[in-house]
Context: one part of a larger RNA
RNA sequence: GAUGAACGCUGGCGGCGUGCUUAACACAUGCAAGUCGAGCGGGAUUAUAGGUGUUUACAUUUAUAAUUCAGCGGCGGACGGGUGAGUAACGCGUGGGCAACCUGCCUCAUACAGGGGGAUAACAAGCAGAAAUGCUUGCUAAUACCCCAUAAGCUGACGAUAUGGCAUCAUAAUGUCAGAAAAGAUUUAUCGGUAUGAGAGGGGCCCGCGUCUGAUUAGUUAGUUGGCAGGGUAACGGCCUACCAAGGCGACGAUCAGUAGCCGGCCUGAGAGGGUGACCGGCCACAUUGGGACUGAGACACGGCCCAAACUCCUACGGGAGGCAGCAGUGGGGAAUAUUGCACAAUGGGCGCAAGCCUGAUGCAGCAACGCCGCGUGAAGGAAGAAGGCUUUCGGGUCGUAAACUUUUUUAAUCGGGGACGAAUAAUGACGGUACCCGGAGAAUAAGCCCCGGCUAACUACGUGCCAGCAGCCGCGGUAAUACGUAGGGGGCGAGCGUUAUCC
Numbered sequence: 001g002a003u004g005a006a007c008g009c010u011g012g013c014g015g016c017g018u019g020c021u022u023a024a025c026a027c028a029u030g031c032a033a034g035u036c037g038a039g040c041g042g043g044a045u046u047a048u049a050g051g052u053g054u055u056u057a058c059a060u061u062u063a064u065a066a067u068u069c070a071g072c073g074g075c076g077g078a079c080g081g082g083u084g085a086g087u088a089a090c091g092c093g094u095g096g097g098c099a100a101c102c103u104g105c106c107u108c109a110u111a112c113a114g115g116g117g118g119a120u121a122a123c124a125a126g127c128a129g130a131a132a133u134g135c136u137u138g139c140u141a142a143u144a145c146c147c148c149a150u151a152a153g154c155u156g157a158c159g160a161u162a163u164g165g166c167a168u169c170a171u172a173a174u175g176u177c178a179g180a181a182a183a184g185a186u187u188u189a190u191c192g193g194u195a196u197g198a199g200a201g202g203g204g205c206c207c208g209c210g211u212c213u214g215a216u217u218a219g220u221u222a223g224u225u226g227g228c229a230g231g232g233u234a235a236c237g238g239c240c241u242a243c244c245a246a247g248g249c250g251a252c253g254a255u256c257a258g259u260a261g262c263c264g265g266c267c268u269g270a271g272a273g274g275g276u277g278a279c280c281g282g283c284c285a286c287a288u289u290g291g292g293a294c295u296g297a298g299a300c301a302c303g304g305c306c307c308a309a310a311c312u313c314c315u316a317c318g319g320g321a322g323g324c325a326g327c328a329g330u331g332g333g334g335a336a337u338a339u340u341g342c343a344c345a346a347u348g349g350g351c352g353c354a355a356g357c358c359u360g361a362u363g364c365a366g367c368a369a370c371g372c373c374g375c376g377u378g379a380a381g382g383a384a385g386a387a388g389g390c391u392u393u394c395g396g397g398u399c400g401u402a403a404a405c406u407u408u409u410u411u412a413a414u415c416g417g418g419g420a421c422g423a424a425u426a427a428u429g430a431c432g433g434u435a436c437c438c439g440g441a442g443a444a445u446a447a448g449c450c451c452c453g454g455c456u457a458a459c460u461a462c463g464u465g466c467c468a469g470c471a472g473c474c475g476c477g478g479u480a481a482u483a484c485g486u487a488g489g490g491g492g493c494g495a496g497c498g499u500u501a502u503c504c
Stems, first nucleotide, its partner, number of pairs: 001503003005500005012375006018368002020333001025331003029328003034075003039072002042069012082286003091211008101203003106199007114148004123138006154179006161172004184191002212258003219249003224246004229241003261283004265276004288309005311322004339365001341364003347361001348359004378408004388399004412445001414440005422431001448493005453474003459488005469476002
């Protein structure tokens, strides 16, 4: 000098930030991912109109419209948000490579969308179960599923040409054969569908270099190292399998052990360097523990599925349910870290043609001197140097222009009135009656903490008497202690001041 700090004493205001560093301990409760009726068939309610039964009234039915509900279907739940357990690794950083790769939504271009079929949830009926939930039968729709056709282009096999390169090869044109598409909706404006190519953005893989400590860890390795064949993948590859060879790594530190997410940065320092990785941003990993795949453009998926384990809960004992390292909040641990708040107004995201819905992302508010910055606690005058305190050589000295007193100002706080920008405007503001502006009153409501032997700015008196105590180092204290305690005075910083911890 610095801190995500804590502790002690003290504490007026504002702005901007920051706030579980410990138990990746366990979690009550609420919320945090939905949306689309302009894909589809139904159920319910309401309204209007009509019909039937019918004495009013009621019942029933049809059509239209609106609202709503679960279901099928689509897109999104792979983003956003959290945490740092693991990881010493191509994890990260940096620079390259892919002639070894993928890419939903978006943009551009080209070419298309012809015909047909069978189901199934919802629903109804029946049944089982305490529940979670399930079974059987029957009915039905689609932008759900399947088949046929078509194929500019695409894919595969075989054949052959040209150009280029970086070895396998790449690119272009080309012949034959084989193969794979589509979906409609509507308010007629549009929004969608299929194929191929290009782009943008995103991702996957590989390589060079860099990346903590220990040799009181010296040898290590069997899919191990390489080859061949096959499988697998979007893709290369012992990634996997069979066979063959015996290799691979290592004092330029392998292996083992310990520790640790990495970086941009941050702190310090003249720099070199050292330390660190909170907040913000990029990457990675994880989601009670361990394992697994499914779906999908994308996951081996925090608020999806299955299995195992521990734990918690429900149970009719047969069986079920759950996962805050999301936002709040609770218990626990700890020196220690906040509200079960408001709003989608803005920014951004998902869905939707849209209106809009959802959004604990985000924007705000609350709490905390935790940090930084700013402001205030008044200003000017005022000597008989008042009273009082302390001290004294008893003359005095000092607190001290300090106070009183006079004059004056009103920042902040307070009271009254007005009142935004942020909104892109037709509408729409959580913050917020906030900021800010005007007016009123009155010095009124606002100062502490540490130190005073040397280092180190600042000294006397009394008490104590190697006691009580102080102390960062040197060291003070045993009867005049500037070093302990108190007081007066002084020094430093100031809404803070000290102490402790840690780094330079």